[in-house]
Description
Guanidine-I riboswitch aptamer from Marinospirillum perlucidum, 103 nucleotides, folded computationally. NCBI's taxonomy places the organism under Bacteria, Pseudomonadota, Gammaproteobacteria, Oceanospirillaceae, Marinospirillum. The sequence was found by an Rfam model in a public genome assembly.
RNA sequence: GCAAUAGAGCGCUAGGGUUCCGGGUCUGUGAUCAGGCUGGCUGGUCCGAGAGCACUCAACCUUCUUGCGGAAGGUCACACGGCGGGACAAAAGCCCGGGAGGU
Numbered sequence: 001g002c003a004a005u006a007g008a009g010c011g012c013u014a015g016g017g018u019u020c021c022g023g024g025u026c027u028g029u030g031a032u033c034a035g036g037c038u039g040g041c042u043g044g045u046c047c048g049a050g051a052g053c054a055c056u057c058a059a060c061c062u063u064c065u066u067g068c069g070g071a072a073g074g075u076c077a078c079a080c081g082g083c084g085g086g087a088c089a090a091a092a093g094c095c096c097g098g099g100a101g102g103u
Stems, first nucleotide, its partner, number of pairs: 007057003011053002015047002020044002022041001023038006059075007078098001080101001084096003
């Protein structure tokens, strides 16, 4: 100087809305029960980070052992970011997107 790789899974959180549960309210009706409205209703289910966290695997390097194979240690960096559009019930830090753009 050039080339290649810089990945995947799972759980959680920031965050998100409202399909379901629940809450509130109104009505049928005085009750059971049912239905309408309501997410500027704390919540449960649910969605959920490239630039958040943890764990596991993969990849690479070193050492040891070794017939095959395996074991141990290490590395896995950096990262400002619209408008707009998309899906699911709907929205979002999800996806378009390490994008456009900026330094």